[in-house]
RNA sequence: CGCUGCUCAGAGCAAAACCGCCGAAAGGCGGUGACGCAGAGCUUAGGGGACUACAGCGGCCCAAGGUCGCCAUGUCAGCCCGGCCGCCAGC
Numbered sequence: 001c002g003c004u005g006c007u008c009a010g011a012g013c014a015a016a017a018c019c020g021c022c023g024a025a026a027g028g029c030g031g032u033g034a035c036g037c038a039g040a041g042c043u044u045a046g047g048g049g050a051c052u053a054c055a056g057c058g059g060c061c062c063a064a065g066g067u068c069g070c071c072a073u074g075u076c077a078g079c080c081c082g083g084c085c086g087c088c089a090g091c
Base pairs, nucleotide, nucleotide: 002091003090004089005088012037013036017032018031019030020029021028022027035078041084042083043082046081047080048079049076050075051074056070057069058068059067060066061065
C1' cells in the first nucleotide's frame, strides 16, 4: 500500500418505544433506552430509491370553507451505489 472481517484490543454509535422541544407533515434535536452496526463517521444528497405536501396548481362541492389529485423547494446517509476520512486484526 492492497485485500479481507474468521480471531484479538480499546473505544464508538444507538433501532423501536416513551417523555420534552421544533416542524403543516415527513422528519429533526435533547433525555431515557439498546434492535442492531467494522465505517450506523462524513456528503451544500453526486446517481438511484423512499417518505411528506405547508405553499402553489388543477378538479369537485361551494357563502365561508371543505375535499380529492398533482407537485420538493422539505426530509431520509440505520435503503442501495459512488466519493472523502478513519480504529484493530488477519493475509